[in-house]
Context: one part of a larger RNA
């Protein structure tokens, strides 16, 4: 911009697009078959793989500074304690939120018309013949089902709700305030490059910050004892802590401003 007042919410479904997989092993049945070795179709169920979406409860990875240990050197006058730096985590052990697989769910249904082929019944042409006329089976293929998006499907659909006003102009055209709504702006996000979506704006828990709590880590610093000392033991399952939960208006979401309704 359109969609023929203008909005907010729901929906239908023309069209589109993904999938569409495979083996094993039980039952039927050691049956049918075949001398025997062997060893079935139809038809029922279990499990696996590999794909493909989705998600963190578990089980793992990773988690650049969340806890710990630990070398050197430098610095805070020195001891203790700590802080920088070591290829951009110095190394190592672990590890929350997210994120992910190797971790958990989920899918691949079910009808239809048909290929080639197999047929019924039957002339043409007293016979035969699947075909001419008539009428069946029959595929990972096709078309629908199922599953995603889908009314800019301009052939622009439906359905329900809400608003229906005030003014300028002699009236039309035009403009101007306005309504339901909307946008900007500000807080933020399970959304995201940006734009978009979503959620919040004081009549608030939207983010931070603060208790607590959960989870990491793995018994902190100081003191005191015990040992000649390292060091150990108590105080202490301690202290310290990014992303979780929850709970408080402490901070910051202020103040706002714009768009925007017509014919009978």
């Nucleotide at each position: 911009c359109g969609u023929u007042a203008g909005a907010g919410c729901a929906u239908u479904g023309a069209g589109a697009g993904a999938a569409g997989c495979u083996u094993u092993c039980c039952c039927u049945a050691g049956u049918a078959c075949g001398a025997g070795a062997g060893g079935a179709c139809c038809g029922g169920g279990a499990a696996a793989g590999a794909u493909a979406c989705a998600c963190c409860u578990c089980u793992g990875g990773u988690g650049u500074a969340c806890c710990a240990g630990u070398u050197a050197u430098c610095g805070u006058g020195c001891c203790a304690a700590c802080g920088g730096u070591a290829a951009a985590c110095g190394c190592u052990g672990g590890g929350u939120a997210g994120c992910u697989a190797c971790g958990u769910g989920u899918a691949g249904u079910u009808g239809g018309a048909u290929a080639a082929c197999c047929g019924c019944u039957g002339a043409a042409a007293g016979c035969a013949u699947c075909u001419a006329a008539g009428u069946g089976g029959g595929a990972a293929g096709c078309c629908a089902u199922a599953c995603u998006c889908a009314a800019g499907a301009u052939g622009a659909g439906u359905g329900c709700u809400c608003u229906c006003a005030u003014c300028c102009u002699a009236a039309a055209a035009g403009g101007a305030u306005u309504a339901a709504g909307g946008u900007c702006a500000c807080g933020g996000u399970u959304a995201g490059a940006u734009u978009a979506g979503c959620c919040g704006u004081u009549c608030g828990a939207u983010a931070g910050g603060u208790a607590u709590c959960a989870a990491g880590u793995g018994u902190a610093a100081g003191u005191g004892c015990a040992g000649c000392a390292a060091u150990g033991c108590a105080u202490u399952c301690a202290g310290c802590u990014g992303a979780g939960a929850u709970a408080u208006a402490c901070u910051a979401a202020u103040a706002g401003a714009c768009c925007g309704a017509a014919a009978a």
Large-subunit ribosomal RNA, domain VI from Pavlova gyrans, 264 nucleotides, folded computationally. The coordinates come from a structure-prediction model, not an experiment, and the mean pLDDT is 87.